RNA sequence: UAUCAGGGCAUCUAGGGUUCCGAUUCCAGCAAUGGAGUGUCUGGACCGAGAGUUGUCCGGUCUCAGUUAGCUGAGAUUCCACGGAGGGAUAAAAGCCCGGGAGGU
Numbered sequence: 001u002a003u004c005a006g007g008g009c010a011u012c013u014a015g016g017g018u019u020c021c022g023a024u025u026c027c028a029g030c031a032a033u034g035g036a037g038u039g040u041c042u043g044g045a046c047c048g049a050g051a052g053u054u055g056u057c058c059g060g061u062c063u064c065a066g067u068u069a070g071c072u073g074a075g076a077u078u079c080c081a082c083g084g085a086g087g088g089a090u091a092a093a094a095g096c097c098c099g100g101g102a103g104g105u
Base pairs, nucleotide, nucleotide: 006058007057008056009055010054012052015047016046020044021043022041023038024037025036026035027034028033059078060077061076062075063074064073065072066071080100082103086098087097088096
């Protein structure tokens, strides 16, 4: 300096804000209800991890068995991973995306 670290989908969680529902404060109203504000409102719902969990599919490697030698089936295994600032999406934000990035060892 270059290449390599398997990948997809789904579940759950850490975490996240406030478009919707709810709650709550104020105003109007006989009331039903409507308007504005509040996420420093536990919630419903929603977003959600490369370095978190679980499952599943495909792939890699190895072993065994069968075999028409082309392949098929079964099992095991798939390690490691410190990380800004800044920007982006969505209503808005985040451990989301840029990003196994910059940087560090």
Annotation: Guanidine-I riboswitch aptamer from Sulfuriferula nivalis, 105 nucleotides, folded computationally. The model forms 100% of the base pairs in the Rfam consensus. The organism belongs to Sulfuriferula, within Bacteria. Its mean pLDDT, the model's own confidence on a scale to 100, is 83.